[in-house]
RNA sequence: GUACAAAAAAGGCAAACUGGGCGAAAGCCCAGGACGCAAAGCCAAGGGUCUAAGGACUUAUUUAAGUCUAUGACAGCCGGUUGCUGUG
Numbered sequence: 001g002u003a004c005a006a007a008a009a010a011g012g013c014a015a016a017c018u019g020g021g022c023g024a025a026a027g028c029c030c031a032g033g034a035c036g037c038a039a040a041g042c043c044a045a046g047g048g049u050c051u052a053a054g055g056a057c058u059u060a061u062u063u064a065a066g067u068c069u070a071u072g073a074c075a076g077c078c079g080g081u082u083g084c085u086g087u088g
Base pairs, nucleotide, nucleotide: 002088003087004086005085012037013036017032018031019030020029021028022027035076041081042080043079046078047077048074049073050072054069055068056067057066058065059064
């Protein structure tokens, strides 16, 4: 440097759920809590997924419903990128 993650060592992160808060929502933050993770570190102008406030259109005239759309969100979906230890 590179391939891999069997056993170890030092450690790290934190799903669901609960409480509080923010948001229209998806979801996010804090505390508790651990399902799990060799990157569950970082990146949203690669792909994909989620939501639809606002906007557009349609129906109805009961003042509501439906469709489309990201400028919003997700990195614990794939992907890109950086790194610890060990073995070959």
Description:
Predicted 3D model of an 88-nucleotide RNA (c-di-GMP-I riboswitch aptamer) from a Clostridia bacterium. Taxonomically the source falls in Clostridia (Bacteria, Bacillati, Bacillota).